[in-house]
RNA sequence: UCAGACAAAGGCAAACCCAUCGCGAGGUGGGGGCGCAAAACCAGGGGUCUCCGUCAAGGAGGCAGCCCAGUUGCCGAAG
Numbered sequence: 001u002c003a004g005a006c007a008a009a010g011g012c013a014a015a016c017c018c019a020u021c022g023c024g025a026g027g028u029g030g031g032g033g034c035g036c037a038a039a040a041c042c043a044g045g046g047g048u049c050u051c052c053g054u055c056a057a058g059g060a061g062g063c064a065g066c067c068c069a070g071u072u073g074c075c076g077a078a079g
Base pairs, nucleotide, nucleotide: 002079004075011036012035016031017030018029019028020027021026034065040071041070044068045067046066047063048062049061050060051059052058
C1' cells in the first nucleotide's frame, strides 16, 4: 500500500410517524432503524422522478442509500 473481519472506538440512517417548507419530485428538524467502510462531499456523464410546455421541440428543478468520473477521509485482523 492492497485487501475489508461476527475486531475496537466513533459515525451515518431506509421504510414508517410527527412538525415544517415546496405546485410537485423532494428539502429541513424530531422520533425510528432497514441497512452502510465512503450511506462523506460533488448534479460533470448516464439513469430516474417532478413541474411548465401543444405534453412536442424545449425549459426549469429533484434524487449521490442507482451506476461512472472527480475531491476528501477513521480504524485496520488474517492474507